[in-house]
Molecule: small-subunit ribosomal RNA
Organism: Pelagibacterales bacterium SAG-MED34
RNA sequence: AAACUUGAGAGUUUGAUCAUGGCUCAGAACGUACGCUGGCGGCACGCCUUAUACAUGCAAGUCGAACGAAGUAGCAAUACUUAGUGGCAGACGGGUGAGUAACAUGUAGGUAUCUACCCUUUGGUGAGGAAUAACACGAGGAAACUUGUGCUAAUACCUCAUAAGUCUUUACGGAGAAAGCUUUAUGCGCCGAAGGAUGAGCCUGCACUUGAUUAGUUUGUUGGUGGGGUAAUGGCCUACCAAGACUUUGAUCUAUAGCUGAUCUGAGAGGAUGAUCAGCCACAUUGGGACUGAGACACGGCCCAAACUCCUACGGGAGGCAGCAGUAGGGAAUAUUGCACAAUGGAGGAAACUCUGAUGCAGCGAUGCCGCGUGAGUGAAGAAGGCCUUUGGGUUGUAAAGCUCUUUCGUCGGGGAAGAAAAUGACUGUACCCGAAUAAGAAGGUCCGGCUAACUUCGUGCCAGCAGCCGCGGUAAUACGAAGGGACCUAGCGUAGUUCGGAAUUACUGGGCUUAAAGAGUUCGUAGGUGGUUAAAAAAGUUGGUGGUGAAAUCCCAGAGCUUAACUCUGGAACUGCCAUCAAAACUUUUUAGCUAGAGUAUGAUAGAGGAAAGCAGAAUUUCUAGUGUAGAGGUGAAAUUCGUAGAUAUUAGAAAGAAUACCAAUUGCGAAGGCAGCUUUCUGGAUCAUUACUGACGCUGAGGAACGAAAGCAUGGGUAGCGAAGAGGAUUAGAUACCCUCGUAGUCCAUGCCGUAAACGAUGUGUGUUAGACGUUGGAAAUUUAUUUUCAGUGUCGCAGCGAAAGCGUUAAACACACCGCCUGGGGAGUACGACCGCAAGGUUAAAACUCAAAUGAAUUGACGGGGACCCGCACAAGUAGUGGAGCAUGUGGUUUAAUUCGAAGAUACGCGCAGAACCUUACCAACACUUGACAUGUUCGUCGCGACUCUAAGAGAUUAGAGUUUUCGGUUCGGCCGGACGAAACACAGGUGCUGCAUGGCUGUCGUCAGCUCGUGUCGUGAGAUGUUGGGUUAAGUCCCGCAACGAGCGCAACCCUCACUUUUAGUUGCCAUCAUUUAGUUGGGCACUCUGAAAGAACUGCCAGUGAUAAGCUGGAGGAAGGUGGGGAUGACGUCAAGUCCUCAUGGCCCUUACGUGUUGGGCUACACACGUGCUACAAUGGCAUUUACAAUAGGAAGCAAGAUGGCGACAUCAAGCAAAUCCUAAAAAGAUGCCUCAGUUCGGAUUGUACUCUGCAACUCGAGUACAUGAAGCUGGAAUUACUAGUAAUCGCGGAUCAGCGCGCCGCGGUGAAUACGUUCCCGGGUCUUGUACACACCGCCCGUCACACCAUGGGAGUUGGUUCUACCUUAAGGCAAGGUUUUAAACCCUUGACUACGGUAUAGUCAGCGACUGGGGUGAAGUCGUAACAAGGUAGCCGUAGGGGAACCUGCGGCUGGAUUACCUCCUUU
Repeated sequence: AAACUUGAGAGUUUGAUCAUGGCUCAGAACGUACGCUGGCGGCACGCCUUAUACAUGCAAGUCGAACGAAGUAGCAAUACUUAGUGGCAGACGGGUGAGUAACAUGUAGGUAUCUACCCUUUGGUGAGGAAUAACACGAGGAAACUUGUGCUAAUACCUCAUAAGUCUUUACGGAGAAAGCUUUAUGCGCCGAAGGAUGAGCCUGCACUUGAUUAGUUUGUUGGUGGGGUAAUGGCCUACCAAGACUUUGAUCUAUAGCUGAUCUGAGAGGAUGAUCAGCCACAUUGGGACUGAGACACGGCCCAAACUCCUACGGGAGGCAGCAGUAGGGAAUAUUGCACAAUGGAGGAAACUCUGAUGCAGCGAUGCCGCGUGAGUGAAGAAGGCCUUUGGGUUGUAAAGCUCUUUCGUCGGGGAAGAAAAUGACUGUACCCGAAUAAGAAGGUCCGGCUAACUUCGUGCCAGCAGCCGCGGUAAUACGAAGGGACCUAGCGUAGUUCGGAAUUACUGGGCUUAAAGAGUUCGUAGGUGGUUAAAAAAGUUGGUGGUGAAAUCCCAGAGCUUAACUCUGGAACUGCCAUCAAAACUUUUUAGCUAGAGUAUGAUAGAGGAAAGCAGAAUUUCUAGUGUAGAGGUGAAAUUCGUAGAUAUUAGAAAGAAUACCAAUUGCGAAGGCAGCUUUCUGGAUCAUUACUGACGCUGAGGAACGAAAGCAUGGGUAGCGAAGAGGAUUAGAUACCCUCGUAGUCCAUGCCGUAAACGAUGUGUGUUAGACGUUGGAAAUUUAUUUUCAGUGUCGCAGCGAAAGCGUUAAACACACCGCCUGGGGAGUACGACCGCAAGGUUAAAACUCAAAUGAAUUGACGGGGACCCGCACAAGUAGUGGAGCAUGUGGUUUAAUUCGAAGAUACGCGCAGAACCUUACCAACACUUGACAUGUUCGUCGCGACUCUAAGAGAUUAGAGUUUUCGGUUCGGCCGGACGAAACACAGGUGCUGCAUGGCUGUCGUCAGCUCGUGUCGUGAGAUGUUGGGUUAAGUCCCGCAACGAGCGCAACCCUCACUUUUAGUUGCCAUCAUUUAGUUGGGCACUCUGAAAGAACUGCCAGUGAUAAGCUGGAGGAAGGUGGGGAUGACGUCAAGUCCUCAUGGCCCUUACGUGUUGGGCUACACACGUGCUACAAUGGCAUUUACAAUAGGAAGCAAGAUGGCGACAUCAAGCAAAUCCUAAAAAGAUGCCUCAGUUCGGAUUGUACUCUGCAACUCGAGUACAUGAAGCUGGAAUUACUAGUAAUCGCGGAUCAGCGCGCCGCGGUGAAUACGUUCCCGGGUCUUGUACACACCGCCCGUCACACCAUGGGAGUUGGUUCUACCUUAAGGCAAGGUUUUAAACCCUUGACUACGGUAUAGUCAGCGACUGGGGUGAAGUCGUAACAAGGUAGCCGUAGGGGAACCUGCGGCUGGAUUACCUCCUUU
């Protein structure tokens, strides 16, 4: 010099946010345990559970220099050994923590005391005596042991003497001691006394766990006096006297517990703990007791009782491991029946020495802390193998192998300490040193979804399993299991448990209470807490100095010793405390003396639904009486019950009764709160203002306590008009124990007495002070400039600062401070159970736990929703037209059937849908049969390449067949054994799948919806989610446009740009057209392009013009002109998104599945079935029609495996011949409704189903199963119930025509034109949608959420007749051992002995308290994916909800009375803000 250096958060409530608030995690620690694994050493530690029971051994003896005796050895002297007498020690050391909440412990003091051995000092140590063990001889007993007689010694025992000092009455006096041994020494002892040291006893202050659901306790209790007792004080004991003592600052009782130094944790303050080490205490099988002794009421002593164990000859005895080892048991769990007294220490001894499970060591255990090792360097072919893969590669990985090197630890061999001061070493051949050999013998555990460092594949398929919290797993799991890889720690790693931390989650440091948990319903007031101003004194608190103490160890600092560290040692600092003492005097406190600003008193005024009592008043209601009067009245959404011809309702007059007081009237006023309202009188409380005078801090708050305290309810007695729980009836309803209606009892009213609770609310305790204002209002006062200002006390709204999670509060605070009280600590269980107190009862107050969940909650945000509101739109309604629903048929679907009736689509948004066309095919289905590299693709390998000609060989009678060879020989060519192509064969890769998953997907599509919306950037506001913009005033079809505005801009949508129809112009006229000129049967031809038409290109419409209106805007209304007028008509065009909408069977595609089949092919069948139900259509039911006849006018579109004129045949479908046309040229092609005639209201000349016969056409084929024709047949049906659809103009309706698909086939679908209406007052209602706003307990978003009974299963718990056990008090009985007392015996006395007495453990009896276990039955509570009944709450939740109370009801609940807003909506009043 140093002993200073210290504070981290995260996950989880929500769609998201901010709070509140709990749960959980990350850290450290442990006398630990368990799982897996395990090389070495050092230092520590090791029954936390049964203070359970203990076999065996050891743990306290020693002294012959106190004594006699016996024995052994020796010839003896003598030596040695030992049982006994005697001395000292067995009160230490060692163990344990049961008890104990206490002067037990800690700390600081005190003294009325004792203290063996030790030290110092002093004084003594003389003379006698009687016994007794041992021993000997007997006796009893199984034993333990007991006993008789006799002998004997002492440092054993007794007496006398002496008494410096000591003790002691009445201080004259009295009492009281000793021990010797022997080695002869400055020996060891002994006695008295004083002092010291050490140890101990006792007393006191302070500190020291929990419960008030323990509030009173105590009779030796509190004190005094006398006495006794003790080493000593003292009710310690006793007699008497007094009536005290303790206690809300928590007595008593209960539960728990050894206390401390310290240990763990923590930034600290704290919290938890009390193993090892150290100090104290208590205990020694359980209970009691004393003896001995300096010291014990004694762990290895004694007596008694009890339980247990053992021995026994049954008579009786013995024992106490909570000493060290060890055993059994218990338990998750805790070691060797080791060595040594070598060291340190202890006992005895003069000493040698003996004893010492204290102790020193060793053994076992990863139980902890610390250290070391399991190799180091090099090494890329980045080996092999594993794993993954996009198949390229990546990774394991310099890792391995290989090469070079080293030898710590371990092994082997050799040496070898210190611990020992003279000897003596258990440890121990240990520590350590040297040498040798070999990389040799030495790595695991957990984790890898987030928190939390670390990721992939496979398996599994809400299973198996994981999980600390959130949570993961239902076929693509980084979360389960395995593997590869990775992360962390390492001889360990995880798990479990416990403590502290994080947790500011008990908040002293350091929290809160309007709405999250939390202000008592209100006031008065006791104790307590706290308190204005001035001065003086004191010095309790406070501050400073000094002294003592705060054991050691521990912690901290600096050093030192073990190779280092752990560990140990030395020194220091610290121990934040207590005590004593000195000082200071600002503040608090105390005392004294003052003051007036707080508080109060007096005086004068003022306002008031403040309180109590008595009296009075009018309106209304009901009832009664009488009159008038007649058929209804009441009541409701609509009704009914009910009243009324016996006269109601209505109306008039009169009477009675009770209750309540319209208007005034008001965010008014008064009161502590509850609450208070007609008027008058009496009594009475408080408040405010003003003025001075007085008192002089008298103040504030307030645990307990007391008083008041709405409504309901209770008791007694009255009263009862209206209203009205319960009850009755009528309705409503699925039901209706309700809402609605008609009655109606308690009650409501009065008096007296209880009850004591409410959303008793401002959800805001009381008091004091401070901190911008503005505008109202009530009651006073003052001033003046006379309509204003100021001020005091109330009562409201807005608002600055500030606060707040926000909403909001804001001088009436939820701001800033102070004082005091009350209350809170996750949700549920529960304001419940038990207990106690109060109450007549109902019930109130106080007030838990088990168990269960990971949330519950507040405020605000965005949506969604509402049987909330406002505005707007739509063939949404209304006004109309035509239908559907009834019939027959067609077609699709369901169902049923079937071998199969393939599959999909399912409210709107499936159902004439996929299917623009199932006889075969299609075809996916069924039956039967067949194929297996496959019907189709690619790759590898091999082979062959067209038509011929010729030669040879073989067979054959020959035609001919088979084989071999030559020539020529598919396309390209660089001429190559090349490339490409086709075919065939074999094998393997693979093909193939209309198999599954549309909830793994792409793409496409439907729907909201052609609705007007959906978003972004920057800025601003908000802690934030978010808001603003996008809202508002107008306007529009429109987020269309204008104006305003903390917004300014922009994007996707709207609109426009595109197509088409309607008008005009220009241009071009063929296949189109024909006015003019010719011509023809005919625009047929010449001619022409004016017109129609066609093609192309332009123009045209913009609220442009006018008037009105509006805000001078956007726009709207009307008008003109115009082919067209306000988007001109129609189409295409579909924002962000929703529905896990549809589609794996169009296509594509992940995964899974099949592979001689779930693939492919063939034949036949089926998709066409048929008691039935539904959707979409067609045809009708007829006269606005049918039939017959007759005659005009279209447009779209198609045509070569085609459209077909025309002619002929057939009744006809059609057939046969056949011109023209690849088309403005030819054909389909006839348009139909129209007109005329007949029919005359019928199941018909309506209607055409069904059926029969005969045909036609297509096609390989019309049986199942096509379309059509002719003749015949002639069903239902006469306009359609409830319900329901489409349509606003060239639309509906009606009429026909064309096309796609297609061999053929449609009433469907997609198009085309002809004829051509009715109605719209309007937005109340139904449906859908949009915007704004409001409420919300919804967010899977109302198809939401959610309550209670009942039923079932499980769990904990209350009551419970009782029963079992523990514990405590009290009373009584009995009483061992024991001491005490009294008496006896003996002797002078004491002791022994005997008797008695009170005390007294265990035990017994009885009452009572308390705690716990079990308990038939029973009460509620909690939990449980898919039970029952309803629908109470959340929206106005469909009767607003909730609080208190009372009654009722299967259940949520309903109803009455009073209260609250934590109620929506609308209107009014008042107030405020802005202009």